Predicted 3D model of a 141-nucleotide RNA (FMN riboswitch aptamer (RFN element)) from Agromyces protaetiae. The RNAcentral record of the sequence draws on Rfam. The coordinates come from a structure-prediction model, not an experiment, and the mean pLDDT is 81. Rfam family: FMN riboswitch aptamer (RFN element). Rfam links the family to the GO term FMN binding. The source organism's lineage runs through Bacteria, Bacillati, Actinomycetes, Micrococcales and Agromyces.
């Protein structure tokens, strides 16, 4: 420096108020993956989680052809690379060569199921998955 494995990788509910009950409503709070840009991004231009469909191959019950624990068909179940869909939000003035990313001011967004009452923030799938990296560790060359 290249190549393999392993590792690693998300924040946020506090104070009032209604009410029998709300970190779910109502005022105020509080948060911001990962890459990429002439400059530092939740709201740009991709990725990722999540759903929905398709779906190679493999599992595992069951029925059946069969001499056979060998191979086949055929139906359940519950997984799956991969592919495709589908999935939010930003404007104004300023600096400055260059910012829809900074600086100022106002704005807006945020999956799925639960819940005693409606969630971004509580609990759950999830000790899961996961984009990605000039990050760690170990072997190869």
């Nucleotide at each position: 420096a290249c190549g393999u494995g392993c590792u690693c990788c998300g924040g946020g509910g506090u104070c009032g108020g209604u009410g029998c009950a709300a970190g779910u409503c109502c005022g105020a709070a509080c948060c911001g993956g990962c890459g990429g840009u002439c400059a530092u991004a939740g709201u740009c231009c991709g990725c990722g989680a999540g759903c929905c469909g398709c779906g190679a191959g493999g599992g595992u019950c069951g029925a059946u052809c069969g001499a056979a624990c060998a191979g086949g068909u055929c139906g359940g179940c519950g997984c799956g690379a991969g592919c495709g869909g589908u999935u939010g939000a930003a404007c104004c003035g300023g600096u400055g060569g260059a910012a829809a990313u900074c600086c100022g001011g106002u704005a807006c967004c945020g999956a799925c199921g639960g819940u005693g009452a409606a969630a971004g923030u509580c609990c759950g799938g999830a000790u899961g998955g996961g984009a990605g990296g000039c990050g760690g560790c170990a072997c190869g060359u």